[in-house]
RNA sequence: AGAUAGAGGUGCAUUUUUUAAGAGUAUAUAUACGGAUGUGUGUAGGCACAGUUGAAGUAUAUAGAAAGGAAAAAAUGCCGAAGGAUAAAAAAACCUACAUUUUUUUAUCCUGAUUGUGCAGUUAAUAGCUGUAUGACUGUCAUCAUUUUUGAUGGAGAGCUAUCUGUU
Repeated sequence: AGAUAGAGGUGCAUUUUUUAAGAGUAUAUAUACGGAUGUGUGUAGGCACAGUUGAAGUAUAUAGAAAGGAAAAAAUGCCGAAGGAUAAAAAAACCUACAUUUUUUUAUCCUGAUUGUGCAGUUAAUAGCUGUAUGACUGUCAUCAUUUUUGAUGGAGAGCUAUCUGUU
C1' cells in the first nucleotide's frame, strides 16, 4: 500500500402489511344571502375552461377523502451503514420570464454511534426531521498515571481490530 473478514447497538436504510393521527379538514351536493368574477403552484403577460341558466365569498344541512410524515411487525441489503449543507445541470407542475416545490446526476464540505435540554427552521402537530449550542452515555485509538482494573486528557470512521499478500 492492497485484499479479505469483523466489532459498536433502542445500530442504519429500503420495501410490504396493520394502526393512530391528518380530519369531520380538503372536496361534492342542496338551500339562503351575495351580485361579477373565478380556475390551471406564486407574480406579470398569454392561452384554455367555468360564470347573470348566477362567479368569488358567508351561513346551514347531508355526505366525506388522500398525500407527505409517524408507530409496530416481517423481509431484504448492510456498518459512511447512513444523514445533511452549498453550488451547478436536466426533467415535471398549460406557454414565456423570474421564483417556488418535487425527482435525478455531478462537485466540494460536515457528522464515530445513541440520547436529554434550549433556540431556530420545516410540518396539521407540542409527533417526527434538519441546523446550532450545551450535557449524558457508549465503542475505538493515542498519551500520561496506575492499586493491572481502572482513571484523566485529546483525536476522528478516508477510522479501529484480525488475517493474508507486496514494498521499504
This is a predicted structure of a 168-nucleotide RNA (Lysine riboswitch aptamer) from Defluviitalea phaphyphila. Its Rfam family is "Lysine riboswitch aptamer". The literature on the family includes a 2003 paper in Proc Natl Acad Sci U S A by Grundy et al., "The L box regulon: Lysine sensing by leader RNAs of bacterial lysine biosynthesis genes". Rfam's curators write: Riboswitches are metabolite binding domains within certain messenger RNAs that serve as precision sensors for their corresponding targets. Allosteric rearrangement of mRNA structure is mediated by ligand binding, and this results in modulation of gene expression. This family includes riboswitches that sense lysine in a number of genes involved in lysine metabolism, including lysC. RNAcentral holds the sequence, with entries from MGnify.